A computed fold for a 91-nucleotide RNA from a Desulfobacterales bacterium, annotated as c-di-GMP-I riboswitch aptamer.
[in-house]
RNA sequence: GUUUGACAAGGGCAAACCAUCCGAAAGUGUGGGACGCAAAGCCACUGGCCCAAGUCUCAGGGUACUGAGAUACGGUAGCAGGGCUGCCGGG
Numbered sequence: 001g002u003u004u005g006a007c008a009a010g011g012g013c014a015a016a017c018c019a020u021c022c023g024a025a026a027g028u029g030u031g032g033g034a035c036g037c038a039a040a041g042c043c044a045c046u047g048g049c050c051c052a053a054g055u056c057u058c059a060g061g062g063u064a065c066u067g068a069g070a071u072a073c074g075g076u077a078g079c080a081g082g083g084c085u086g087c088c089g090g091g
Base pairs, nucleotide, nucleotide: 002091003090004089005088012037013036017032018031019030020029022027035078041084042083043082045081046080047079048076049075050074054071055070056069057068058067059066060065
């Protein structure tokens, strides 16, 4: 440098759920908590998925608004691909 995660050591992260901050929501942060994870470290570039405040369209309307559909400019890195970086052991 490359490949690999059988074995071993030191450890690391933390799903659901609960409390709480932010948010229209999805969801995020923090504390508790562990289902799991060898990149469950970082990045929304590609596809997927979630949400729909705003916007657009349509319908209704008592002209205040109401309903339906579409939409990411919002998320998800613990959905996958891709990019960047990295501990220990084996070949």